This is a predicted structure of a 117-nucleotide RNA (THF (Tetrahydrofolate) riboswitch aptamer). The coordinates come from a structure-prediction model, not an experiment, and the mean pLDDT is 78. The sequence was found by an Rfam model in a public genome assembly.
RNA sequence: CGAAGAGUAGCCAAGGCGCGUAAAGUGUUGCGAAACGGGACGUUGUUCGCAAACGAAAGGACGGGAAAAUCUAUGCUUAUGCGUUUCCGUUCUGCGGUGCCGCGGCGCGUCCGCUCG
Numbered sequence: 001c002g003a004a005g006a007g008u009a010g011c012c013a014a015g016g017c018g019c020g021u022a023a024a025g026u027g028u029u030g031c032g033a034a035a036c037g038g039g040a041c042g043u044u045g046u047u048c049g050c051a052a053a054c055g056a057a058a059g060g061a062c063g064g065g066a067a068a069a070u071c072u073a074u075g076c077u078u079a080u081g082c083g084u085u086u087c088c089g090u091u092c093u094g095c096g097g098u099g100c101c102g103c104g105g106c107g108c109g110u111c112c113g114c115u116c117g
Base pairs, nucleotide, nucleotide: 001117002116004115005114010106011105012104015101016100017099018098019096020095021094028052029051030050031049032048033047034046038112039111040110041109042108058093059092060091061090062089063088064087065086066085073084074083075082076081
């Protein structure tokens, strides 16, 4: 000296494991704080705290129960059978701008520094 290169915070995301679906989480707005290429300034983005408003998709299968009350959840039935309602558990599918890990991809403007030439 150079149309050179690398690296941050973080973003997307195959896949995996969970959580919620009895509504937490996520998202939005305002205020405050923090970290953020090796250095300086700064941008974008991120995280945390507080406050506020908003707000959702459930369904199937299987198993076991009917609690408390003097007592029988409830219908049919000869019935120990077959249903209905409801509760608990397991599991499958879905749903959530869902949590964690994460193959792979992306990822600093100026100056200096680093690497290469």